[in-house]
This is a predicted structure of a 72-nucleotide RNA (transfer RNA) from a Patescibacteria group bacterium. Rfam family: tRNA. By type it is a transfer RNA. Model confidence (mean pLDDT): 82 of 100.
RNA sequence: GCGUUCAUAGUUCAACGGAUAGAAUAACGGUUUCCGAAACCGUCGAUCUGGGUUCGAUUCCCAGUGGACGCA
Numbered sequence: 001g002c003g004u005u006c007a008u009a010g011u012u013c014a015a016c017g018g019a020u021a022g023a024a025u026a027a028c029g030g031u032u033u034c035c036g037a038a039a040c041c042g043u044c045g046a047u048c049u050g051g052g053u054u055c056g057a058u059u060c061c062c063a064g065u066g067g068a069c070g071c072a
Base pairs, nucleotide, nucleotide: 001071002070003069004068005067006066007065010025011024012023013022018055027043028042029041030040031039048064049063050062051061052060
């Protein structure tokens, strides 16, 4: 340099083009306890960036950025 692939909560992952973007875990608060841990209940928190297509984009297309792999 070229090709393939990935990018979503702090972390690990979901999401036939139409939901309020969901779960686990972490954090915080509460119940419980003599105090903790565990358990149960609740709260907070995310679509890499810029364009395009579409009535509607996390999803499709293009470019860029970053990671992984392959070829040279």